[in-house]
RNA sequence: UCAGACGGCUGGACGGUCGCGGCUCCCGCAAGGGUGUCGAGGAAAGUCCGGGCUCCACGGCGACAAGGCGGCGGGUAACGCCCGCCGGGGGCGACCCCAGGGAUAGCGCCACAGAAAGCAAACCGCCCCGCGCCUCGGCUCGGGGUAAGGGUGAAAGGGUGGGGUAAGAGCCCACCGCGGUCCUGGCGACAGGACCGGCACGGCAAGCCCCGCCUGGAGCAAGACCGAAUAGGGAGCGUGCGCCCGAGCAAUCGGGCAGGGCCGUCGCUGGCCCGAGCGGUCCGGGUAGGUCGCGAGAACCGGUCAGCAAUGGCCGGUCCAGAGGAAUGGCCGUCUCGCAUCUUCGGAUGUCAGACAGAACCCGGCUUACAGGCCGUCUGAUCCU
Numbered sequence: 001u002c003a004g005a006c007g008g009c010u011g012g013a014c015g016g017u018c019g020c021g022g023c024u025c026c027c028g029c030a031a032g033g034g035u036g037u038c039g040a041g042g043a044a045a046g047u048c049c050g051g052g053c054u055c056c057a058c059g060g061c062g063a064c065a066a067g068g069c070g071g072c073g074g075g076u077a078a079c080g081c082c083c084g085c086c087g088g089g090g091g092c093g094a095c096c097c098c099a100g101g102g103a104u105a106g107c108g109c110c111a112c113a114g115a116a117a118g119c120a121a122a123c124c125g126c127c128c129c130g131c132g133c134c135u136c137g138g139c140u141c142g143g144g145g146u147a148a149g150g151g152u153g154a155a156a157g158g159g160u161g162g163g164g165u166a167a168g169a170g171c172c173c174a175c176c177g178c179g180g181u182c183c184u185g186g187c188g189a190c191a192g193g194a195c196c197g198g199c200a201c202g203g204c205a206a207g208c209c210c211c212g213c214c215u216g217g218a219g220c221a222a223g224a225c226c227g228a229a230u231a232g233g234g235a236g237c238g239u240g241c242g243c244c245c246g247a248g249c250a251a252u253c254g255g256g257c258a259g260g261g262c263c264g265u266c267g268c269u270g271g272c273c274c275g276a277g278c279g280g281u282c283c284g285g286g287u288a289g290g291u292c293g294c295g296a297g298a299a300c301c302g303g304u305c306a307g308c309a310a311u312g313g314c315c316g317g318u319c320c321a322g323a324g325g326a327a328u329g330g331c332c333g334u335c336u337c338g339c340a341u342c343u344u345c346g347g348a349u350g351u352c353a354g355a356c357a358g359a360a361c362c363c364g365g366c367u368u369a370c371a372g373g374c375c376g377u378c379u380g381a382u383c384c385u
Stems, first nucleotide, its partner, number of pairs: 001381010012335007020039004025034003041356001045367002048365005053219004066215005071085005086100001087098004101210002106208002108204003123150002125146006132139003158176006177199001178197008223292004233283003237279003242257006259274005299318008338351005
């Protein structure tokens, strides 16, 4: 200098002016006005996981079902999160990735291709034997051996090398791998070593399943309190209330008649409706609405100690939006960061704040979105000393 890996920070500043929301104080009968102060994020997002809080359910223990989790140790209120480590895989490396328990408990599956895909398998090839032909070295046919070579496949029943053989083959040997037993180290996952075994036991559990562990449900529209108007319910008061029938112990209810009203008026006739309530008082439930829940907290900042770290302890300081379909904004000026051009490399000129986004009960995580800028640690390559 170039190319990369990992971790972290930031994501405008100041002033003026016009506004917006909460709280406080002052003025005002009120409407309202004024002073002071505070007023979004690293993700406030997705609502995926874990909790606080609230209500409902629940005697204890166990079993089953359903869902989730799954190397080991630690952290935490808890977690599916985080830290450290182990094992496997990738990268020259810094470093990154892994649903990372069990495949001799059982069931199931292994597409396509291929001769054969699970009690393995002869397509080509290689080798041996027999018959026949013949240009005497091969060829056709038949029988057999062979998993070393080719080919197919994600995967072909250990790998490499040597011996051996007609050709081959753990058939034999060495090393590696694998399995078993033991020893050593480690809290542990696991690692190292010794001996034995010629290899038996293919893969998939993100198909069912088995093992171990965890788990009540709903959510601030949770929930608690206050509570109109109107309608409906109950109690009693005032006033009014003719007759008959039916049900019923009764309260009361249903039907009919008398009577009344309407169909413009009167007569006759007819139709429909009312035919026992009405008025005010009190009580109770719910609704509208209001108040609380609602922010001093697993809080933030600084220091220090313990720890590799995640994190925790102690000391000091700070108060930091609250709310309801929802305020946190606009404009101007100066500057800064960028960007472009010029450059005598000091700078000058021009332009300009421009990403994702928007609290709604709160907290810890994860995931996703993000213009531009900054810092730290480390790796590889090249050049110079």
Predicted 3D model of a 385-nucleotide RNA (Bacterial RNase P class A) from a Caulobacteraceae bacterium. The source organism's lineage runs through Bacteria, Pseudomonadati, Pseudomonadota, Alphaproteobacteria and Caulobacteraceae. RNAcentral holds the sequence, with entries from ENA. The prediction has a mean pLDDT of 77. The gene name in the source record is rnpB.